SAM riboswitch aptamer (S box leader) from Daejeonella sp., 101 nucleotides, folded computationally.
Its mean pLDDT, the model's own confidence on a scale to 100, is 82.
The model forms 97% of the base pairs in the Rfam consensus.
Rfam family: SAM riboswitch aptamer (S box leader). Its family is annotated with regulation of gene expression in the Gene Ontology. Rfam's curators write: The SAM riboswitch is found upstream of a number of genes which code for proteins involved in methionine or cysteine biosynthesis in Gram-positive bacteria. The SAM riboswitch acts at the level of transcription termination control. The predicted structure consists of a complex stem-loop region followed by a single stem loop terminator region. An alternative and mutually exclusive form involves bases in the 3' segment of helix 1 with those in the 5' region of helix 5 to form a structure termed the anti-terminator form.
RNA sequence: UGCUUAUUCAGAAAGAUGGAGGGAUUAGACCCUGAGAAAUCUUAGCAACCUGUGCUAAUAAGGUGCUACAUUCUAUCCGCCCAAGGCGGAACAGAUAAGUG
Numbered sequence: 001u002g003c004u005u006a007u008u009c010a011g012a013a014a015g016a017u018g019g020a021g022g023g024a025u026u027a028g029a030c031c032c033u034g035a036g037a038a039a040u041c042u043u044a045g046c047a048a049c050c051u052g053u054g055c056u057a058a059u060a061a062g063g064u065g066c067u068a069c070a071u072u073c074u075a076u077c078c079g080c081c082c083a084a085g086g087c088g089g090a091a092c093a094g095a096u097a098a099g100u101g
Base pairs, nucleotide, nucleotide: 001101002100003099004098005097006096007095008094013043014042015041016040017039021032022031023030026075027074028073029072044067045066046065049063050062051061052059053058071093076090077089078088079087080086081085
């Protein structure tokens, strides 16, 4: 980095450094941010995909992951409402895990 499968309605933050961005990407909207963004570190926590223990329920030791709203909305297709616009569904894309070349 490609592919396959599963999930994507829940949950869980403080401190230090840092110093202007951030919410995946493009555009628009909306939102967070000098009352301190990203990132890094420490500690704490959430979850239960894989491993472990139990081999039923469970547990949370190990490998990941995650801890604003929220995979924020729109973009492509389909359906409904006369239209504007709205509502619903699907796809695409993304994220995470496991497997694989």